[in-house]
RNA sequence: GAAGCCCGCCAGGCCGUCGCUGGUGCAAGGGCCGAAAGGCCGCACUGGAGGAACGUCCGGACUGCACAGGGCAGCGUAGGAGGUAACGCCUCUCCGCCGCGAGGCGAGGAUCAGAGCAACAGAGACGAGUCGGCGUGCCGGGGUGGUGCGAAAGCAUCUCCGCGGCGCGCCGGGUGAAACGGGCAAUCUCUACGCGCAGCAAUACCAAAUAGGCCAGCGUCGAUGUGGCUCCGCGGAGCUGGCGGGUAGGUAGCACCGAGCCGGUGGGGCGACCCCCGGCCCAGAGGAAUGACGGUCACGCGCGAGCUUUCUCCGGAAGGCCCGCGUGCACAAAAUCCGGCGUAUCGGCGGGCUUCACAC
Numbered sequence: 001g002a003a004g005c006c007c008g009c010c011a012g013g014c015c016g017u018c019g020c021u022g023g024u025g026c027a028a029g030g031g032c033c034g035a036a037a038g039g040c041c042g043c044a045c046u047g048g049a050g051g052a053a054c055g056u057c058c059g060g061a062c063u064g065c066a067c068a069g070g071g072c073a074g075c076g077u078a079g080g081a082g083g084u085a086a087c088g089c090c091u092c093u094c095c096g097c098c099g100c101g102a103g104g105c106g107a108g109g110a111u112c113a114g115a116g117c118a119a120c121a122g123a124g125a126c127g128a129g130u131c132g133g134c135g136u137g138c139c140g141g142g143g144u145g146g147u148g149c150g151a152a153a154g155c156a157u158c159u160c161c162g163c164g165g166c167g168c169g170c171c172g173g174g175u176g177a178a179a180c181g182g183g184c185a186a187u188c189u190c191u192a193c194g195c196g197c198a199g200c201a202a203u204a205c206c207a208a209a210u211a212g213g214c215c216a217g218c219g220u221c222g223a224u225g226u227g228g229c230u231c232c233g234c235g236g237a238g239c240u241g242g243c244g245g246g247u248a249g250g251u252a253g254c255a256c257c258g259a260g261c262c263g264g265u266g267g268g269g270c271g272a273c274c275c276c277c278g279g280c281c282c283a284g285a286g287g288a289a290u291g292a293c294g295g296u297c298a299c300g301c302g303c304g305a306g307c308u309u310u311c312u313c314c315g316g317a318a319g320g321c322c323c324g325c326g327u328g329c330a331c332a333a334a335a336u337c338c339g340g341c342g343u344a345u346c347g348g349c350g351g352g353c354u355u356c357a358c359a360c
Base pairs, nucleotide, nucleotide: 001356002355003354004353005352006351007350008349009348010347012297013296014295015294016293017292018291020048021047022046023045024044025043026042030041031040032039033038050331054342055341057340058339059338060337061336062199063198064197065196074195075194076193077192078191079093080092081091082090083089094108095106096105097104098103109190110189114188115187116184117183130173131172132171133170134169135168136167137166138165139164140163142161143160145158146157147156148155149154203252204251205250206249213243214242215241216240217239218238225234226233227232228231260280261279262278263277264276266275267274268273299328300327301326302325303324304323306321307320308319309318310317311316
């Protein structure tokens, strides 16, 4: 110098003006909405998104319901050891694979318990089976030779074989990833271990109007209502009060002293992590705030002008610096909270390491 590997960090800064939202304080002790609870309206100070707030894929906290204990079913996990509130997460390590290497990846228990599966090719693919050769058993046919009977033809029997059929054993060729020998458990299954079910629209409390329910009293001996209103008329079966449930609405859950955050040449451990010391309090709405504009600095991109370096086939090509103008600044945004994983992300910074080339 080139090409890489691993880890960590940032996510534009500052100023001004105007706004949104939580909290605290002050003032007025008022105005508006509401039956009430409660909410809104002023001023000042102060807090106000992320590394992923995302996907909602795992694990918990929390809440309600269920629950003697055990088993079956269902779902999940899988080398070993450890960390953690817990985990399918993380760490260390063994093994396997990839890479020259720094390193990366791995659902990595069991196929003598049982079942299932395998494209193409091939006769045959999980059931066994094809061709050729050798050996061997049985049957059939033919031939050489021997023996017996017979005058002969021939018959019977024994031995041998480059014959045929059926069967068994062994070997070999071809196809294929794999051919009575293996593979797949991310196919069922078996083994071990874990899991009760739902989820903040959980759940708890307060609580209208209207309708319906229950109880009491009054009422056809005319109530309530209504017209001229001490009386009379019309009218016709409800009226009044209380209780309880549910809904709208409101409050809590819920903004937290917490599995909390920051710092430490503090201690233990290879490490994940744990302990100790010091400091801090750090968003919280409930249709849902965290923004807009201007200036300036920094950065990326494009265009134009200038200066300059290298190469040159003298046409030019590549690069650097600076100025001006324009433009851009990713992915994405809390919704009960927390620990993980996965995915998205313009750009930029820092550290450690590997391989190659060159120089000393």

This is a predicted structure of a 360-nucleotide RNA (Bacterial RNase P class A) from Ramlibacter sp. Rfam family: Bacterial RNase P class A. The family's RNA type in Rfam is ribozyme. NCBI's taxonomy places the organism under Bacteria, Pseudomonadati, Pseudomonadota, Burkholderiales, Ramlibacter. The RNAcentral record of the sequence draws on ENA.